[in-house]
RNA sequence: UGUUCAUCCAGAGCGGGGGAGGGCCCGGCCCUACGAACCCGCGGCAACCGGUCGGCCACGCCUGGUCGAACACGGUGCUAAGUCCGGCUCGAGGUGACACGGGUCGCCUCGGGGAAGAUGAACG
Numbered sequence: 001u002g003u004u005c006a007u008c009c010a011g012a013g014c015g016g017g018g019g020a021g022g023g024c025c026c027g028g029c030c031c032u033a034c035g036a037a038c039c040c041g042c043g044g045c046a047a048c049c050g051g052u053c054g055g056c057c058a059c060g061c062c063u064g065g066u067c068g069a070a071c072a073c074g075g076u077g078c079u080a081a082g083u084c085c086g087g088c089u090c091g092a093g094g095u096g097a098c099a100c101g102g103g104u105c106g107c108c109u110c111g112g113g114g115a116a117g118a119u120g121a122a123c124g
Base pairs, nucleotide, nucleotide: 001124002123003122004121005120006119007118008117013042014041015040016039017038021031022030023029025087026086027085028084043079044078045077048075049074050073052069053068054067055066056065057064058063083116088113089112090111091110092109093108094107095106096105097104098103
């Protein structure tokens, strides 16, 4: 740094250091000197992977696959706001401008699907 797949309306903070930024990008809106990023310590949340237990399937054995359960023991992750909201597209409702035979464009609200991002697992 790329590809594939899964998930993203739940959940969980204190102390020390540090000193002005942070919430990917853009627009908004927020957080922040009552102390941002980041680092350290301790706590917490959470079943993605490993490990554990059980069912089923495959297999001569080893073992593998799949479904389920419990569990923070091991590997990650997370611990303001829905992934903070929107960005592209489709539909419904409302509304404005223009056009005036069928409409076009904008704005607002709601809903569906994407894109992008994040995390994990596998591979490059």